[in-house]
RNA sequence: AAAAGGCAAAACCGUUGAAAAACGGCGACGCAAAGCUAUAGGGGCUAAUGUCUCUGUGACGAUGCCAGCCAGUUGCCGAA
Numbered sequence: 001a002a003a004a005g006g007c008a009a010a011a012c013c014g015u016u017g018a019a020a021a022a023c024g025g026c027g028a029c030g031c032a033a034a035g036c037u038a039u040a041g042g043g044g045c046u047a048a049u050g051u052c053u054c055u056g057u058g059a060c061g062a063u064g065c066c067a068g069c070c071a072g073u074u075g076c077c078g079a080a
Stems, first nucleotide, its partner, number of pairs: 006031002012025005029068001035073003041070002043066003050060003
């Protein structure tokens, strides 16, 4: 430091879900690991069941999620 190729944020539409969020479509904000890993590294989101409170638009709480928060792990091209 070239070329080719890859992924796809938000918004909007649909489906699932209590929610967070996921999946599909559309769409590109960005990404050199935006590949993979979620009780068993840290962090974040939600709070249905439940517990507390004693009733409120409350608190706690993961068994639910996030890998596009850090981390761990594997790994492509690199020409003239």
c-di-GMP-I riboswitch aptamer from uncultured Anoxybacillus sp., 80 nucleotides, folded computationally. Lineage of the source: Bacteria > Bacillati > Bacillota > Bacilli > Anoxybacillus. The model forms 95% of the base pairs in the Rfam consensus.